Guanidine-I riboswitch aptamer from Thiobacillus sp., 103 nucleotides, folded computationally.
RNA sequence: CAAAUGCGCAGCUAGGGUUCCGGUCUCGUUCGAGAUGUCUGGUCCGAGAGCAGCCGGCACCGCCGAUGGCGGGGCUCCACGGAGGGACAAAAGCCCGGGAGAG
Numbered sequence: 001c002a003a004a005u006g007c008g009c010a011g012c013u014a015g016g017g018u019u020c021c022g023g024u025c026u027c028g029u030u031c032g033a034g035a036u037g038u039c040u041g042g043u044c045c046g047a048g049a050g051c052a053g054c055c056g057g058c059a060c061c062g063c064c065g066a067u068g069g070c071g072g073g074g075c076u077c078c079a080c081g082g083a084g085g086g087a088c089a090a091a092a093g094c095c096c097g098g099g100a101g102a103g
Base pairs, nucleotide, nucleotide: 006055008054009053011051012050015045016044020042021041022039023036024035025034026033027032056076057075058074060072061071062070063069064068078098080101084096085095086094
């Protein structure tokens, strides 16, 4: 310098705020209205570097009706990381981003 190697899917959690529900306070009180996330929570958002699963890929083995098909277990590594900006109601370990940078 070039090429190839999965920017795969969905679930949970760390974490996140406050659109909705609920809580608390105030007003009104038939219904309700306002404030509050420095309110534990439910809905919700949610990890490349967290967990675990499915699919895909690779090599090997076995079987069959054998230019192919079915099945089996194995492998699928490593990963320190801002500031700033962005979206949704808003925020975040989300996105920019396996970025800038560092080693």

Description: Its mean pLDDT, the model's own confidence on a scale to 100, is 81. It matches the Rfam family "Guanidine-I riboswitch aptamer". Rfam links the family to the GO term regulation of gene expression. About the family: This family represents a conserved RNA structure found upstream of the ykkC and yxkD genes in Bacillus subtilis and related genes in other bacteria. The function of this family is unclear although it has been suggested that it may function to switch on efflux pumps and detoxification systems in response to harmful environmental molecules.